[in-house]
Molecule: c-di-GMP-I-GGC riboswitch aptamer
Organism: Bacillota bacterium
RNA sequence: GUCGAAAAAGGCAAAGUAUCCGAAAGGAUGCGACGCAAAGCCAUGGGUCUAAAGCAGUGCAAAACUGCCAUGACUGCCAGGUUGCCGGAG
Numbered sequence: 001g002u003c004g005a006a007a008a009a010g011g012c013a014a015a016g017u018a019u020c021c022g023a024a025a026g027g028a029u030g031c032g033a034c035g036c037a038a039a040g041c042c043a044u045g046g047g048u049c050u051a052a053a054g055c056a057g058u059g060c061a062a063a064a065c066u067g068c069c070a071u072g073a074c075u076g077c078c079a080g081g082u083u084g085c086c087g088g089a090g
Base pairs, nucleotide, nucleotide: 003087004086011036012035016031017030018029019028020027021026034076040082041081042080044079045078046077047074048073049072054068055067056066057065058064
């Protein structure tokens, strides 16, 4: 540097659930384990989700509804960057 058969030490924790935060998406903590060799870290590119505020339309309307929109999110969707445990073969 490359790879992840078998194994050991240690690690993370999907769904669900309780409480809390948030307009929502989603998040925090506990319980819980479907899985994970980067399921460590970074929203950089793509992708996905949401639409409070804003803009537009309908509307008597500052109500309500509809559309657009990320400045809000997701890294356990795919890349990229960066650090790293153990081990076979070379």